[in-house]
RNA sequence: GGGCGCGUAGCUCAGUGGUAGAGCGCUUGCUUCACACGCAAGAGGUCACAGGUUCGAUACCUGUCGUGCCCACCA
Numbered sequence: 001g002g003g004c005g006c007g008u009a010g011c012u013c014a015g016u017g018g019u020a021g022a023g024c025g026c027u028u029g030c031u032u033c034a035c036a037c038g039c040a041a042g043a044g045g046u047c048a049c050a051g052g053u054u055c056g057a058u059a060c061c062u063g064u065c066g067u068g069c070c071c072a073c074c075a
Stems, first nucleotide, its partner, number of pairs: 001071007010024004018055001026042005048064005
């Protein structure tokens, strides 16, 4: 330098055009002498960034950034 993939909650991930979700974690309550387990409720998101298409974009298109793999080149 070229190709392919990934970026969504603190972590691991789902969601492929129409109000953003799950598990784990976190907080509060119940339970217990206490803790854990269990049960109930809750908080937490500029969907990497910018532009475009569309009535409408996390999703489609383009560019940028980060990251992983493969190939080529130099030495």
Molecule: transfer RNA
Organism: Sulfobacillus thermotolerans